[in-house]
Molecule: transfer RNA
Organism: Dehalococcoidia bacterium
């Protein structure tokens, strides 16, 4: 320089071959529970789905071009 794969919440990972309001597990904050923790147990808050751009009536999902991480080959 070139193929090919990967990119979703703080981390780790799903979303069933384009469809219903992105969701789950750890963690985080609040409350129940206890003398005061852990444990348990309810609730909840956290996402421009790596940028930007196309298609579609409808993109996390398809196409394109960048970024980034990995593997291979020169």
């Nucleotide at each position: 320089g070139u193929g090919c794969u990967c990119g979703u919440a703080g981390c780790u990972c799903a979303a069933c071959u384009g469809g219903a309001u992105a969701g789950a597990g750890c963690g985080c904050a609040g409350c129940c529970c206890u003398g005061c923790g852990a444990a348990g147990g309810c609730u909840g808050a956290g996402g421009u789905u790596g940028u930007g751009g196309g298609u579609u009536c409808a993109a996390a999902u398809c196409c394109c071009a960048c970024c980034g991480g990995g593997c291979g080959c020169g």